The RNA shown here (c-di-GMP-I riboswitch aptamer) has 83 nucleotides and comes from a soil metagenome.
Order: sequence, then structure tokens, then C1' cells
RNA sequence: AACAGGCAAACCCGGUGUGAACCGGGGACGCAAAGCCACGGGACUGGGGGCAUCAACCCAAUCCAGUUAGCCGGGUUGCCGAA
Repeated sequence: AACAGGCAAACCCGGUGUGAACCGGGGACGCAAAGCCACGGGACUGGGGGCAUCAACCCAAUCCAGUUAGCCGGGUUGCCGAA
């Protein structure tokens, strides 16, 4: 190479979440790591705190908490297998 086997985008149904999105079922656009890990970057979502309370004022966002591994990089494990 070939073969076996695997995963499952959009969309639909049910559920969870404020949300990004996720889970289950159906479904296949694609995928050789589209297995796993948020470590770096990206994208996306949610958010104020102090002043007893409200307004004013002050502080804070170059922040906090998340989602995405099917955005990229990185890490890690791994199926079939002729010559």
C1' cells in the first nucleotide's frame, strides 16, 4: 500500500448550563491520533468589588471564572500493517 476496526461536523429530538458550550439518541461534513491533557497563543462566554443600603465617589479588567483538544503549537498514549 491494502485490510480490519475507530471517531463523528452541520442539522434534528431529549436533557443540563445565565452563557460559550456539554451529555444522550439519530445523522455524516470530514478525521491517521477528530484518543487523552487547557501548558503557550488564538477564538468565544459570564462577571463586578468597597462605601451597612441607594446615588455620588473610589478601586478593578494587562483582572477573575469558564468553553473550545474538530483553531494552531506543545505534551502524552496508541490500532491494522504488505514489501